Notes:
Predicted 3D model of a 317-nucleotide RNA (Bacterial RNase P class A) from a bovine gut metagenome. The sequence is in RNAcentral, with records from MGnify. The coordinates come from a structure-prediction model, not an experiment, and the mean pLDDT is 75. Its Rfam family is "Bacterial RNase P class A". About the family: Ribonuclease P (RNase P) is a ubiquitous endoribonuclease, found in archaea, bacteria and eukarya as well as chloroplasts and mitochondria. Rfam links the family to the GO terms tRNA processing, ribonuclease P activity and dimeric ribonuclease P complex. It is annotated as a ribozyme.

[in-house]
RNA sequence: UAACUGAGCGGCCGCGCGCCUUGGCGUGAGGAAAGUCCGAGCUCCACAGGGCAGGGUGCCGGGUAAUGCCCGGCGGAGGCGACUCCAGGGAAAGUGCAACAGAGAGAUACCGCAUGCAUGGCAUGUAAGGGUGGAAAGGUGAGGUAAGAGCUCACCCGCAGUCUGGUAACAGGCUGUCGAUGUAAACCCCAUCCGGAGCAAGAAACGAAAGAGCGAUUGAGGCGGCCCGCCGAUGCUCUCAGGAUUUCGCUAGAGCCUGUUGGCGACAACAGGACCAGAUAGAUGGUCGCUAUUUACAGAACUCGGCUUACAGGUUA
Numbered sequence: 001u002a003a004c005u006g007a008g009c010g011g012c013c014g015c016g017c018g019c020c021u022u023g024g025c026g027u028g029a030g031g032a033a034a035g036u037c038c039g040a041g042c043u044c045c046a047c048a049g050g051g052c053a054g055g056g057u058g059c060c061g062g063g064u065a066a067u068g069c070c071c072g073g074c075g076g077a078g079g080c081g082a083c084u085c086c087a088g089g090g091a092a093a094g095u096g097c098a099a100c101a102g103a104g105a106g107a108u109a110c111c112g113c114a115u116g117c118a119u120g121g122c123a124u125g126u127a128a129g130g131g132u133g134g135a136a137a138g139g140u141g142a143g144g145u146a147a148g149a150g151c152u153c154a155c156c157c158g159c160a161g162u163c164u165g166g167u168a169a170c171a172g173g174c175u176g177u178c179g180a181u182g183u184a185a186a187c188c189c190c191a192u193c194c195g196g197a198g199c200a201a202g203a204a205a206c207g208a209a210a211g212a213g214c215g216a217u218u219g220a221g222g223c224g225g226c227c228c229g230c231c232g233a234u235g236c237u238c239u240c241a242g243g244a245u246u247u248c249g250c251u252a253g254a255g256c257c258u259g260u261u262g263g264c265g266a267c268a269a270c271a272g273g274a275c276c277a278g279a280u281a282g283a284u285g286g287u288c289g290c291u292a293u294u295u296a297c298a299g300a301a302c303u304c305g306g307c308u309u310a311c312a313g314g315u316u317a
Base pairs, nucleotide, nucleotide: 001317002316003315004314005313007291008290009289010288011287012286013285015028016027017026018025019024020023030297034308035307037306038305039304040303041302042198043197044196045195049228050227051226052225054194055193056192057191058190059073060072061071062070063069074088075086076085077084078083089189090188094187095186096183097182098181110130111129112126113125114124115123116122117121138156139155140154141153142152143151157179158177159176160175161174162173163172164171165170202248203247204246205245210239211238212237213236214235221231222230256273257272258271259270260269261268262267
């Protein structure tokens, strides 16, 4: 640095659920159950579409029910290293922004250097040196020049073209040019995905007779916002009874364990095996004995797949 584990066995009494019958059998919190940050299953709107707006993701190729997740690679950054991280498409489609300092930031000459006239100034050339700044006419070195400059050359950076390798991201070679910055977690462009609400969803049992408004094919009302389209009449909306109780949803699963095969891997296929919480003022406690890494973070509430956070000790590399 990365990963795994994170108490076990037996007896007695006690608690929840299920099954059988009066006494028994079986079973009973986590790797994070936490956060509520994502993705789905399931339920309802709803019989079911198109577009606009809005929102999510953003290198390439795979995996998965799916994802903003996982695996393998590419590029970049950090680290001595094992490894870790990335809000990783586009600036030549357009718009915007870049304060101050500084002579000048889509381009200037402040100081300086050289030459000439001349007398502390002017003219011409220059952008190597200095200053300002996060950044100053691609960088370093040499030659050259009046002094200098890609002016020339060598080695690099960038850009454009082309060839080779690779599924691709991309890497390498060659040629040319001397090259006007950054910013898209700014607006935007491109590619791709997205109905909404949620188990306090929803269904049923237990219960009363009325009132008001709108509408009936010229359409009330319905579908997150808008438009089109569609459905639509024992209709819809409001006031109001009963109840706030009981039952279902509620646990057999995209699930778990073992083995074989394929794959670098995530994972997939096949075969076999077992059933491992379903509470609702909310269940795991007490005690004895043994073992022991002598116990940290910490308790299900519809379910599952992830991510993030917390963690004593022990083990492996």